[in-house]
Context: one part of a larger RNA
RNA sequence: UUGGGCGUAAAGCGUUUGUAGGUGGAAAAAUAAGUCUAUUGUUAAAUCCAGGAGCUUAACUUCUGUCCAGCGAUAUGAAACUAUUUUUCUUGAGGGUGGUAGGGGUAGAAGGAAUUCCUAGUGUAGCGGUGAAAUGCGUAGAUAUUAGGAAGAACACCAAAGGCGAAGGCAUUCUACUGGGCCAAUCCUGACACUGAGAGACGAAAGCUAGGGGAGCGAAUGGGAUUAGAUACCCCAGUAGUCCUAGCCGUAAACGAUGGAUACUAGGGGAUACGCGAAUCGACUCGUGUAUGCUCGCAGUUCACACAGUAAGUAUCCCGCCUGGGGAGUACGCUCGCAAGGGUGAAACUC
Repeated sequence: UUGGGCGUAAAGCGUUUGUAGGUGGAAAAAUAAGUCUAUUGUUAAAUCCAGGAGCUUAACUUCUGUCCAGCGAUAUGAAACUAUUUUUCUUGAGGGUGGUAGGGGUAGAAGGAAUUCCUAGUGUAGCGGUGAAAUGCGUAGAUAUUAGGAAGAACACCAAAGGCGAAGGCAUUCUACUGGGCCAAUCCUGACACUGAGAGACGAAAGCUAGGGGAGCGAAUGGGAUUAGAUACCCCAGUAGUCCUAGCCGUAAACGAUGGAUACUAGGGGAUACGCGAAUCGACUCGUGUAUGCUCGCAGUUCACACAGUAAGUAUCCCGCCUGGGGAGUACGCUCGCAAGGGUGAAACUC
């Protein structure tokens, strides 16, 4: 193990593509595998149950009969549902046409502000830093300021509860290539669908390998303070790293702590994209449809908080996961990795 659950109590894989499997739209016909029905075999005896009989009654003994369900066989049938086959359909799904928004992705090119450094000029004794200081920098001319140059990294304002992406994530500008979405009309295919064990791909930051690069920041480290101490918080420096190219790692509070798909279930107010109508010279404006995303709220749900058409409501399908706390995401084994470690994952014992 029936059963109950997974936003916050244990529990949704980080995300996605997809194999097997499971599940699957409407109409007609056929078949009869599942299903229902009929007949039949088995279901030992005792027991149980029903009706009798015998001990005075009962218990007890005994006779007759029934016995669910399951499994097997036969073929008398039924044809609603599932299934199979055939023929159709267009609402699901996909393709085509015309538009459209976007920091979606990859590569290349360009730009300005700031910072640091270098050179030159002006200029003189301080600068910097803090709660206060000191270490530090500076008469070998700093800080400040002006001009020129170099380098690397990040892109102020616009900017928003705004946009795009499967998630991670994505923002200066331009160009090339390229993925997806949405809207409109309805042209085509005709169930081609949903989910998805294994498997594949992607996957922040940190970390690793090799080669570059290195302005600022900055683990480690050194120094100055603070303090009883100060392996910290504060300050002065500063290496790896942060950046690029190629590869690895594969984890996060990878969060909406909420798996995916479909359908249904009061309303109100903003926002984004596209369309339609009204209005207008036009832009605005008003009404409205689809999609996306936000906020309030009814029914309902929830222990409560809250959720509430993007449900945590009402249902169906598929997958993943949970089963007291600790031991423990540990040990052992296997597997992946250069390593760091990752994946899988117990028990004794104890409360």

Small-subunit ribosomal RNA, central domain from Prasinoderma coloniale, 351 nucleotides, folded computationally. It matches the Rfam family "Bacterial small subunit ribosomal RNA". Its Rfam clan is "SSU clan". Its family is annotated with structural constituent of ribosome and ribosome in the Gene Ontology. The RNAcentral record of the full RNA draws on ENA.